[in-house]
RNA sequence: AAUUCGCCCUUAGAGUUUGAUCCUGGCUCAGGACGAACGCUGGCGGCGCGCCUAACACAUGCAAGUCGAACGAGCGAGAGAGAGCUUGCCUUCUCGAGCGAGUGGCGAACGGGUGAGUAACGCGUGAGGAACCUGCCUCAAAGAGGGGGACAACAGUUGGAAACGACUGCUAAUACCGCAUAAGCCCACGGUGCCGCAUGGCACAGAGGGAAAAGGAGCAAUCCGCUUUGAGAUGGCCUCGCGUCCGAUUAGCUAGUUGGUGAGGUAAUGGCCCACCAAGGCGACGAUCGGUAGCCGGCCUGAGAGGGUGAACGGCCACAUUGGGACUGAGACACGGCCCAAACUCCUACGGGAGGCAGCAGUGGGGAAUAUUGCACAAUGGGGGAAACCCUGAUGCAGCGACGCCGCGUGAGUGAUGAAGUAUUUCGGUAUGUAAAGCUCUAUCAGCAGGGAAGAUAAUGACGGUACCUGACUAAGAAGCACCGGCUAAAUACGUGCCAGCAGCCGCGGUAAUACGUAUGGUGCAAGCGUUAUCCGGAUUUACUGGGUGUAAAGGGUGCGUAGGUGGUGAGACAAGUCUGAAGUGAAAAUCCGGGGCUUAACCCCGGAACUGCUUUGGAAACUGCCUGACUAGAGUACAGGAGAGGUAAGUGGAAUUCCUAGUGUAGCGGUGAAAUGCGUAGAUAUUAGGGGGAACACCAGUGGCGAAGGCGACUUACUGGACUGCUACUGACACUGAGGCGCGAAAGUGUGGGGAGCAAACAGGAUUAGAUACCCUGGUAGUCCACACUGUAAACGAUGAAUGCUAGGUGUAGGGGGUAUCGACCCCUUCUGUGCCGCAGUCAACACAAUAAGCAUUCCGCCUGGGGAGUACGGCCGCAAGGUUGAAACUCAAAGGAAUUGACGGGGGCCCGCACAAGCAGCGGAGCAUGUGGUUUAAUUCGACGCAACGCGAAGAACCUUACCAGGUCUUGACAUCCACUUAAACUUACAGAGAUGUAAGGUGUGCUUGCACAAAGUGAGACAGGUGGUGCAUGGUUGUCGUCAGCUCGUGUCGUGAGAUGUUGGGUUAAGUCCCGCAACGAGCGCAACCCUUAUCUUCAGUUACUAACGCGUAGAGGUGAGGACUCUGAAGAGACUGCCGGGGACAACUCGGAGGAAGGUGGGGACGACGUCAAAUCAUCAUGCCCCUUAUGACCUGGGCUACACACGUGCUACAAUGGCCACGACAGAGAGAAGCGAAAUCGCAAGGUAGAGCGGAACUCAAAAAAGUGGUCCCAGUUCGGAUUGUGGGCUGCAACCCGCCCACAUGAAGUCGGAGUUGCUAGUAAUCGCGGAUCAGCAUGCCGCGGUGAAUACGUUCCCGGGCCUUGCACACACCGCCCGUCA
Repeated sequence: AAUUCGCCCUUAGAGUUUGAUCCUGGCUCAGGACGAACGCUGGCGGCGCGCCUAACACAUGCAAGUCGAACGAGCGAGAGAGAGCUUGCCUUCUCGAGCGAGUGGCGAACGGGUGAGUAACGCGUGAGGAACCUGCCUCAAAGAGGGGGACAACAGUUGGAAACGACUGCUAAUACCGCAUAAGCCCACGGUGCCGCAUGGCACAGAGGGAAAAGGAGCAAUCCGCUUUGAGAUGGCCUCGCGUCCGAUUAGCUAGUUGGUGAGGUAAUGGCCCACCAAGGCGACGAUCGGUAGCCGGCCUGAGAGGGUGAACGGCCACAUUGGGACUGAGACACGGCCCAAACUCCUACGGGAGGCAGCAGUGGGGAAUAUUGCACAAUGGGGGAAACCCUGAUGCAGCGACGCCGCGUGAGUGAUGAAGUAUUUCGGUAUGUAAAGCUCUAUCAGCAGGGAAGAUAAUGACGGUACCUGACUAAGAAGCACCGGCUAAAUACGUGCCAGCAGCCGCGGUAAUACGUAUGGUGCAAGCGUUAUCCGGAUUUACUGGGUGUAAAGGGUGCGUAGGUGGUGAGACAAGUCUGAAGUGAAAAUCCGGGGCUUAACCCCGGAACUGCUUUGGAAACUGCCUGACUAGAGUACAGGAGAGGUAAGUGGAAUUCCUAGUGUAGCGGUGAAAUGCGUAGAUAUUAGGGGGAACACCAGUGGCGAAGGCGACUUACUGGACUGCUACUGACACUGAGGCGCGAAAGUGUGGGGAGCAAACAGGAUUAGAUACCCUGGUAGUCCACACUGUAAACGAUGAAUGCUAGGUGUAGGGGGUAUCGACCCCUUCUGUGCCGCAGUCAACACAAUAAGCAUUCCGCCUGGGGAGUACGGCCGCAAGGUUGAAACUCAAAGGAAUUGACGGGGGCCCGCACAAGCAGCGGAGCAUGUGGUUUAAUUCGACGCAACGCGAAGAACCUUACCAGGUCUUGACAUCCACUUAAACUUACAGAGAUGUAAGGUGUGCUUGCACAAAGUGAGACAGGUGGUGCAUGGUUGUCGUCAGCUCGUGUCGUGAGAUGUUGGGUUAAGUCCCGCAACGAGCGCAACCCUUAUCUUCAGUUACUAACGCGUAGAGGUGAGGACUCUGAAGAGACUGCCGGGGACAACUCGGAGGAAGGUGGGGACGACGUCAAAUCAUCAUGCCCCUUAUGACCUGGGCUACACACGUGCUACAAUGGCCACGACAGAGAGAAGCGAAAUCGCAAGGUAGAGCGGAACUCAAAAAAGUGGUCCCAGUUCGGAUUGUGGGCUGCAACCCGCCCACAUGAAGUCGGAGUUGCUAGUAAUCGCGGAUCAGCAUGCCGCGGUGAAUACGUUCCCGGGCCUUGCACACACCGCCCGUCA
């Protein structure tokens, strides 16, 4: 210090369902681990680890031998002695180290390998053996006397290819066999003592029977052996308690089975085996069967509880090609022994034989994948031996492999010009980056040289000249991998363009990709880094710790009840659970703590703690349990009452429908949105009377009653179940729940037999409809009814299991009781039981529940674990069938779902508004023409705009130009801008060529001054660059349209809600208005509304010329013509005025509204400008600007000509008409607002006219355009294709312009088309409006029926808000949110 107690510490989440939210719930990720594999890469060392697959097959070598001190041969170096002779040869004998087949002993049952089998006393743990064995070893006791006969070897003969035998003969022993001896042992017998949980055990003595032995070495001492017995140690064997995977779609299994008796067998118990006897044994606490699996210490993970796993190391078990068997032995049913069978391989002379790597290496095969046919017995250990020693692929080492863990290195310091390169850029820069280079150092590793261990105690070292030490040497030899959208640390460029590709989940990619590929940069880890597989974690997502079940998945349809689980009060006993002390055990290794050793670490060593368990034993007795005895509060019984559609059976009743008979009666009835089918003159419907038959029971009737649920409704009777209230008495926990089980169980359906009025699946017909196998109608069969039997399911719902207790109230209702009061009935108070509503605390994701809980607790049961597949398939059970019950998987998705919120939407509701409808007026749609669009055509018919909100729109004006299009001809630093160099041939004029652009030629030579420069212009040349009406309005700015001049859109603070959000902004009134008032958990504020601005309507003041003219003059044919005036009109400035201010009614004493007065004007007086937050990826890259992309002798620029003007057709917008409210002719009246100098253009004059000539006046209250027209007066036409209408066409003219052919406008004459008021449908307008009439302007050389303005004349109608369209507010539903042009289902491809 670990440990215990207390404190402390430990316990992390994220992405993804939605427009957003909360919840439920799945999927996915971040962590750790690995006997790993794969991809890229790879310097060194230490320590470990390395066939997870084919218990597949194996070549070759080795892995178990040893002892001559047990024994007999044989060989035998060498030594000695002797014989022979050729004296160095031969031979004989003796001794003989050593080698050594054989006999014999011990070992070979260990060590080593593997995990096939095994769900088992196999393993783990703890007991037992009084039911057992144990070689070698230790201790103790007692012994070893004397004999015998063989068999190998060997020799001979012989069989066989071989392996291997056969026969005859010889021989030794520690080989084998009798006999003797027996302390002790064994067997049977009785006796005594002691002990034990039972069988029983131990000791002592007795008599009877039985069984032993081996020698070897040494001079010897002695040593090694041998026999018997006892004890110990070690090792084994057997038995038992507890624990030990999944499946019930495996529910019954078992004849040696269970037990007994007696034999047998074993070391030993036992059906282990056998004979006989009995009929047992196991099982829902899961037998049997099927599947899978060696078990454990441990290892991985985890906060823990758990979950997973069982490589290496250690313990046990099992196996040795497959299956079976025994032998030997102390020990095996034996990996490197035997026998048999089988498969396979090999040899063979075909007759027969041989073999077993799951030992170490190694080979083939399998596989994603796993090493050397190495060295040594030096160490540790094992076998044999007296020993020397021999053997040992155990083991110690080395080799290969980044397979894992650990350590080290790949340099350090300085170094800014912030080098080069690279990337990017807004072109300025920025980043890489002190990084590099350069300079100064150092040497860990590797390399070279020298020295050189420990491991060994005297010798012996495979490792190994290794570890380690020293020296010299060179920055040298040593960095990669993954990632960079979020989760998740780290971004830019280019390429690509829903392609190529990425992806763990969400998801990225359709031309500006931080998500693909590459580069640069960055981040992370590092000799490794990523990926894949698997396990745990996160996952409280199987919940013991630690979940749920009204609506998310989930309460059994309901009751009775078995097993089981749980159980009231007091007392006593016991001690199973429980608590506590002690003892044994819990192997070692591992983990943890404290130390120590390798330079550190990994690794190793020592000590401790721990091993949460099991067993034994002592104690405690509160709680649970068991037993005894008691109690009455739970439960039940008896008694007295009242209530009830509770059940079953029998009988009875009236109303209605229908049918039959008869009468009256006549043409229809019936049915529907409207019809038809149907019925009816053969008499229906209607009506009257009588009769038959079946089914159901109006009113009463009630969120009333009863029942367990399903369910039960006329009345009477009989039988019968349950609940409630009251009071006393009795029993004395008898209770609750309830897996299986047994009943009941709507409707539909089934079987048999009845019944059948009405209704009514199927079916038929008629309608509706695009169709209508439907909804509607006319018919109509099963069925509905009864009896008996079956089915066994429902949204069988309160979507809420049963029971008990507790926890604020209020108010109904049903059935009882009590109190008070009273003559009595009410009323009132209280209590029990049932049934409703509201509501507090509490609960809940919210909705909601709330004493009838979904609250707080207890007990028991059922059920759930993402969506789909699927309540399906298979199997079992049930059923006559239909079908029910039990009930999966493959595959697939990243969601499916609950509640609530905000919107949008609804052929939902309420309120309100708008020329929205209605009421009116005029149109469009028909005709001709103009104009725009589509389509078609074309060399081109440039482009854009497409519902409202494109289509007389961009275009306020296409003959050329414009012009962007087409054809042809041309130019290439360019038609246009800036910069550089050179030159002066500039501009301009003329001539020629050409369609012109353009080219050639001639003439011609700028400005300033300080006087040799500067500027301007032009040309030439080289590049930078210009240029683009090329693309993208879905990259953009700006501008615009639209909802909509609709009344809305928001914010701050506060409050409510877990939250999205709500409130405010809703409500009652009112308004044109979120306008105002009142109320209110809101109080305020902003953008909108309104007002402020312009114009118009009235008046006043001031000022008045070019406007005006009342009075006073002048003057005229007439005339503000003139003097003058400042009164009037008018002009232009400044003011006033209108505010619901006043009165009355209504209203809430308000806001406001209605009526009135006054007033020029009255309730925003009329009109305009002004357009909230936002929507439509609305429109515009061709107004302009602009990112990116694209073109660059062209997609740029110039020129001529053409086109934008085409024309079977379709549409939009207009003009003119169709006529008499009119056309034509004549006369003749009254405006406003504008424009005018390259202009308006008068008078006069010519022309029928367009127009010409002319040129007064006017930059304009002055002059001109300029005539207003409709209206009015008079005349004419007389209802017709016309005296309407004017298209088209011809001829002749005019004007503008360089030029009217394609392709302008106007005039005159002539021509005189369609058209007689317009189908379905559709548009505008509410008052100076519609309608109608003309006038002006912009653009513009010329060209308007278009556009923008101006005035003249000047109506009709609005009951009203049911309906159509659009909009606003509130509310409701919702599976929509790209928001109903939504979502979504089925079929087909």
Predicted 3D model of a 1389-nucleotide RNA (small-subunit ribosomal RNA) from an uncultured bacterium.
The sequence is in RNAcentral, with records from ENA and SILVA.